Model confidence (mean pLDDT): 83 of 100. This is a predicted structure of a 523-nucleotide part of an RNA (small-subunit ribosomal RNA, 5' domain) from an uncultured bacterium.
Context: one part of a larger RNA
RNA sequence: GGACGAACGCUGGCGGCGUGCUUAACACAUGCAAGUCGAACGGUAAGGCCCUUUCGGGGGUACACGAGUGGCGAACGGGUGAGUAACACGUGGGUAAUCUGCCCUGCACUUCGGGAUAAGCCUGGGAAACCGGGUCUAAUACCGGAUAUGAGCUCCUGCCGCAUGGUGGGGGUUGGAAAGUUUUUCGGUGCAGGAUGAGUCCGCGGCCUAUCAGCUUGUUGGUGGGGUAAUGGCCUACCAAGGCGACGACGGGUAGCCGGCCUGAAAGGGUGAUCGGCCACACUGGGACUGAGACACGGCCCAGACUCCUACGGGAGGCAGCAGUGGGGAAUAUUGGACAAUGGGCGAAAGCCUGAUCCAGCCAUGCCGCGUGUGUGAAGAAGGUCUUCGGAUUGUAAAGCACUUUAAGUUGGGAGGAAGGGUAUUCACCUAAUACGUGAGUAUUUUGACGUUACCGACAGAGUAAGCACCGGCUAACUUCGUGCCAGCAGCCGCGGUAAUGCGAAGGGUGCAAGCGUUAAUC
Numbered sequence: 001g002g003a004c005g006a007a008c009g010c011u012g013g014c015g016g017c018g019u020g021c022u023u024a025a026c027a028c029a030u031g032c033a034a035g036u037c038g039a040a041c042g043g044u045a046a047g048g049c050c051c052u053u054u055c056g057g058g059g060g061u062a063c064a065c066g067a068g069u070g071g072c073g074a075a076c077g078g079g080u081g082a083g084u085a086a087c088a089c090g091u092g093g094g095u096a097a098u099c100u101g102c103c104c105u106g107c108a109c110u111u112c113g114g115g116a117u118a119a120g121c122c123u124g125g126g127a128a129a130c131c132g133g134g135u136c137u138a139a140u141a142c143c144g145g146a147u148a149u150g151a152g153c154u155c156c157u158g159c160c161g162c163a164u165g166g167u168g169g170g171g172g173u174u175g176g177a178a179a180g181u182u183u184u185u186c187g188g189u190g191c192a193g194g195a196u197g198a199g200u201c202c203g204c205g206g207c208c209u210a211u212c213a214g215c216u217u218g219u220u221g222g223u224g225g226g227g228u229a230a231u232g233g234c235c236u237a238c239c240a241a242g243g244c245g246a247c248g249a250c251g252g253g254u255a256g257c258c259g260g261c262c263u264g265a266a267a268g269g270g271u272g273a274u275c276g277g278c279c280a281c282a283c284u285g286g287g288a289c290u291g292a293g294a295c296a297c298g299g300c301c302c303a304g305a306c307u308c309c310u311a312c313g314g315g316a317g318g319c320a321g322c323a324g325u326g327g328g329g330a331a332u333a334u335u336g337g338a339c340a341a342u343g344g345g346c347g348a349a350a351g352c353c354u355g356a357u358c359c360a361g362c363c364a365u366g367c368c369g370c371g372u373g374u375g376u377g378a379a380g381a382a383g384g385u386c387u388u389c390g391g392a393u394u395g396u397a398a399a400g401c402a403c404u405u406u407a408a409g410u411u412g413g414g415a416g417g418a419a420g421g422g423u424a425u426u427c428a429c430c431u432a433a434u435a436c437g438u439g440a441g442u443a444u445u446u447u448g449a450c451g452u453u454a455c456c457g458a459c460a461g462a463g464u465a466a467g468c469a470c471c472g473g474c475u476a477a478c479u480u481c482g483u484g485c486c487a488g489c490a491g492c493c494g495c496g497g498u499a500a501u502g503c504g505a506a507g508g509g510u511g512c513a514a515g516c517g518u519u520a521a522u523c
Base pairs, nucleotide, nucleotide: 001523002522006519007518008517009516010515013370014369015368016367017366018365020362021328026326027325028324030323031322032321035072036071037070040069041068043065044064047063048061049060050059051058052057079281080280081279089205090204091203092202093201094200095199098198099197103194104193105192106191107190108189109188110187111145112144113143114142120135121134122133123132124131125130151174152173153172154171155170156169157168158167159166160165207253208252209251214244215243216242219241220240221239222238223237224236225235226234256278257277258276259275260271261270262269263268283304284303285302286301287300306317307316308315309314334360336359337358338357342356343354344353345352346351373403374402375401376400383394384393385392386391407464409459410458411457412456413455417450420446421445422444423443424442425441426440427439428438429437467512468511469510470509471508472493473492474491478507479506480505481504482503488495489494
């Protein structure tokens, strides 16, 4: 000199764009953060509409829908960095050792039956959480049969290779579909391929420590078996005695890794906040279930610590999601608005949900921009300070005169972020069809949290807006007074003991400026 997720002291006008618990992965009150589908199903708790009514109510409805069955989602998105020195990460490869819901392409199929059960109704237990018993019912829920190129085993055979092998053809045994509709659309099933995502293996690379020198028994390898989507001591039985290590094994300490960021001419050094990729974790430890995918943050079970409710029998919970609270700390924000846009889930769609996201609020926390007036004005006013008492300086500075109006203030106008959606209609495609769909066009209507938006115009008046540090040398900037090795200063050298340019104050000056200094760690 640079730089910062900074803090502290003094000061503080505006705007744009960023950033904002680095400490206790400490404990959490409260609200919200994952739902959706009636075009899968039985239905109707509430509401709208229609009919009826004895005014209690009853019926209908392709209006709609609580609860329930079922489907998809909930494994994404969001948070944190505790653990991890490891194929965790980066980079380059292998998978002839693998899986992949939704999506795309191609081929084929979508047949015949069955038994339950929730909801509902009746009833029982319990303080509650909730748990039973009887009875009735539906499905794209569940089960059985038929058919099938495909899969497993076995026999014959062709081609190819990168060791195990890969790929194709022909014969015997197990095994799939779901409806609604006249049809189309939307679905379902099997197979093959693609895309995407994931698993797994390997080469190389990146911390400290030898005051850690030997480590290892599922250990190293083989065979049989099990397990997995898949290789493998991954697991198991038996057999052999191996395997690693001064090119640092093993142990200990520390640490998420990277793209990047800071610095430096570079080499290098430091670092891993925000943004992006990967990994790990979700009160602590363990476990599996469901599923294409989890061993699952807002799922389940067990154990533990803690908190809460209880009728003492038993139950409930998990903010390292967004806000917010206590605590810790030098220190870090609102219990805000909206789904308008982008994206995600569900749905045919309308739409619903979305603390993702977009915005707003707070903080000079950072970067950038603007302003705090402009011109003129010598009687060099008054006052202050210094003085050799002549004057010098503050100083064109002020006052005065003439102007301007950025920003802030008041008031009026006003884009863009809006693409879409609904309705009507025309054309094209599909079709038997002017149904239904799909695409394009036209007309009309409608969708903005931000928002009193950006921006533009008008009005008034210099009116509302400057501080901080320093002045001995390094290092730009000097005098007077006070103090008297005291009080104090100090980054280093050092200053202060009666004439201190070094302490404290004043005048003056220098530097930066809505900031200026100090401190911590770093180049």
The full RNA is in RNAcentral, with records from ENA. Rfam family: Bacterial small subunit ribosomal RNA. Its family is annotated with structural constituent of ribosome and ribosome in the Gene Ontology.